[in-house]
């Protein structure tokens, strides 16, 4: 320069086009001599702009930015 993959809470990962989920950290409580274990609630997420659609993380399309492969 080409080409292929991905970008989702604070940290790692789900999601058939149809309520954004799990865990882990945080909060708040219960248990207990004590709690950094255990239990239970809870709080916060679709990389940016844009099209399609009744409805989009999800399919187009451009751009940003990471990975790997070829020349």
């Nucleotide at each position: 320069u080409u080409c292929g993959g991905g970008a989702u809470g604070g940290u790692g990962a789900a999601a058939u086009g149809g309520u954004a989920u799990c865990a882990c950290a945080g909060g708040c409580g219960c248990c207990u001599c004590u709690g950094g274990a255990g239990c239970g609630c809870u709080u916060a997420u679709u990389c940016u702009a844009g099209g399609u659609u009744c409805g989009a993380a999800u399919c187009c399309u451009a751009g940003u930015c990471c990975c790997g492969a070829a020349a």
This is a predicted structure of a 71-nucleotide RNA (transfer RNA) from Elusimicrobium minutum Pei191. It matches the Rfam family "tRNA". Its family is annotated with triplet codon-amino acid adaptor activity in the Gene Ontology. Model confidence (mean pLDDT): 80 of 100. Taxonomically the source falls in Elusimicrobium minutum (Bacteria, Elusimicrobiales, Elusimicrobiaceae, Elusimicrobium). The RNAcentral record of the sequence draws on Rfam.